[in-house]
RNA sequence: ACCCGCGUAGCCCAACGGCAGAGGCGUCCGCCUCAAGAGCGGAGAGUUGUGGGUUCAACUCCCACCGCGGGGA
Numbered sequence: 001a002c003c004c005g006c007g008u009a010g011c012c013c014a015a016c017g018g019c020a021g022a023g024g025c026g027u028c029c030g031c032c033u034c035a036a037g038a039g040c041g042g043a044g045a046g047u048u049g050u051g052g053g054u055u056c057a058a059c060u061c062c063c064a065c066c067g068c069g070g071g072g073a
Base pairs, nucleotide, nucleotide: 002071003070004069005068006067007066010025011024012023018056027043028042029041030040031039049065050064051063052062053061
């Protein structure tokens, strides 16, 4: 340098081009307990890697970069 895949919350991981980006773990608050854990209830946290483009509408499609992984030479 070439080809393929991936990038979404602190971590993991969803989302036929169309409701308000779902869920699990963790975090915080409350209930319970002498206390903690477990259990139960609730809450917060997302410029969807960056910048453009297409579209009435983009996490999703297109382009260029950046990063990670794999492959061929």